[in-house]
Large-subunit ribosomal RNA, domain I from a Phycisphaerae bacterium, 559 nucleotides, folded computationally. The full RNA is in RNAcentral, with records from ENA. Rfam family: Bacterial large subunit ribosomal RNA. Taxonomically the source falls in Phycisphaerae (Bacteria, Pseudomonadati, Planctomycetota).
Context: one part of a larger RNA
RNA sequence: GGUGCAUGGUGGAUGUCUAGGCGUGAUGAGGCGAUGAAGGACGUGGUAGGCUGCGAUAAGCCCAGGGGAGCUGUCAAACGAGCUUUGAUCCUGGGAUGUCCGAAUGGGGAAACCCGGCGUCACAGUGCAAGCUGAUGGCGUCACCGCCGACUGAAUGCAUAGGUCGGCGGGGCGAACGCAGGGAACUGAAACAUCUAAGUACCUGCAGGAAAAGAAAUCACCGAGACUCCGUAAGUAGCGGCGAGCGAAAGCGGAUCAGCCCAAACCGGGCUUCGGCCCGGGGUUGCGGGCGCCAAUCAGGAGUUACAAAGGCAACGGUAGCUGAAGAGUCUGGAAAGGCUCACGAUACAGGGUGAAAGUCCCGUAAGCGACGCCGCAAGCCCUCCGUUACGGUUGGCGUACCAGAGUAGCACGGAGCUCGUGGAACUCCGUGUGAAGCUGGGGAGCCCACUCUCCAAGGCUAAGUACUACAUCACGACCAAUAGUGGACAAGUAGGGCGAUUGAAUGAUGAAAAGCACCCCUUUUAGGGGAGUUAAAAGUACCUGAAACCAUGUACCU
Repeated sequence: GGUGCAUGGUGGAUGUCUAGGCGUGAUGAGGCGAUGAAGGACGUGGUAGGCUGCGAUAAGCCCAGGGGAGCUGUCAAACGAGCUUUGAUCCUGGGAUGUCCGAAUGGGGAAACCCGGCGUCACAGUGCAAGCUGAUGGCGUCACCGCCGACUGAAUGCAUAGGUCGGCGGGGCGAACGCAGGGAACUGAAACAUCUAAGUACCUGCAGGAAAAGAAAUCACCGAGACUCCGUAAGUAGCGGCGAGCGAAAGCGGAUCAGCCCAAACCGGGCUUCGGCCCGGGGUUGCGGGCGCCAAUCAGGAGUUACAAAGGCAACGGUAGCUGAAGAGUCUGGAAAGGCUCACGAUACAGGGUGAAAGUCCCGUAAGCGACGCCGCAAGCCCUCCGUUACGGUUGGCGUACCAGAGUAGCACGGAGCUCGUGGAACUCCGUGUGAAGCUGGGGAGCCCACUCUCCAAGGCUAAGUACUACAUCACGACCAAUAGUGGACAAGUAGGGCGAUUGAAUGAUGAAAAGCACCCCUUUUAGGGGAGUUAAAAGUACCUGAAACCAUGUACCU
């Protein structure tokens, strides 16, 4: 020095556990904000560092409800001082207060700071008083934009711009989902340019609890009858350097169902610069409406999501809670819930806790009950609207030819969207130019024409079915168990890194209970150790178990 064995140290694997995560489902909620949000800064406790709560009324104030014996949040004990059956702490609802920054909004600014105007109050001075002045302070107010109304009002006659006043609204934040305006590249095509990726990522605007779409100028050729979503049709028809690839629709089966209102003709009223305008009635579709004539019929119908619109009550649900069955003995043990013996409950033998494994010890569970207030609410009642005997409502027939969305449709050129890459390219939507008909009218049926069929553009609203989950509650898991599961079970978006945009950890477990080792001794003296004591056991806070690497001591053998 090596090897084996033994005994230790070191180390923190493994096992067991769970306070935290992950996923799914159901229900709710789907917004907050100038009445100052989200998010912060600074404060706030008897002592007070972090977290939590709160705001100079500062771990809190007031009211109502619940609850019933302890309480003064937590890491985290102790001390001090208090509160409480005259009902505290705690839970729910409503209210008050709510510094400073932040859209931040009186002006400024390097956020949490600086400096003002006006009004009013306090204080001081002065004045007989009204009042005036002033260092400082309290409270209130003073940003911008848009819309509506009123007044005023230039160049410039009417006007308009502008100004003033009053009222209302906006602004910012927020996970995904939505619509719209812009819009890549890597990549694929085995290179690459059309093409693809992809109208994706990303940027921007705007909105809602959903959004968007929506009652046919649609499809079809039998006929169907708004929109949306799912399945299928179908990887079909097609498109495509006919490459890579892209990729429908009708129809059928389901989910859910809901339809309406204007403009105009005509009539009445008001105004008029005589062009028309405003208000009310009327009317709203492709079997139209108005107007004129004729005929029939009529007492109920409808409603707050569109079609007019507001509220109350009741009921129900949510937001604190309440009641809630039934067991003893003995043995082992540190401890009984375990063993044994004999009982009982069960609309409750889900689950958790308790010194080991409890239906009957505790919390619960089944079942039943509960709200002053606040919030929600489809259906009820009150309520609201139309009509009610005739110049009305509804319906039908005949006539008339008054109306039925114009810089629109179409066309040309340039583009885009559709399965459609310019193609024979319809259809839809933009830009520039041009530019109809008007019901004997117009659009479509994939160039175009004819016939036939079908629909009525150029105005608007519309629930449900559909998408999503930052958030709340509940339930569940052949999900994880501390290098796993969230980055985060612990001071976590913390410590730390970076000028910055940003990046970003690690650290869980004594014991049933601190009973956390009184006292003595050694000593290089806040360490460590030996006794003693606690405990079931030192498990001794470097604490459950305590593997390996690594280190040491002893011993045997080899060299």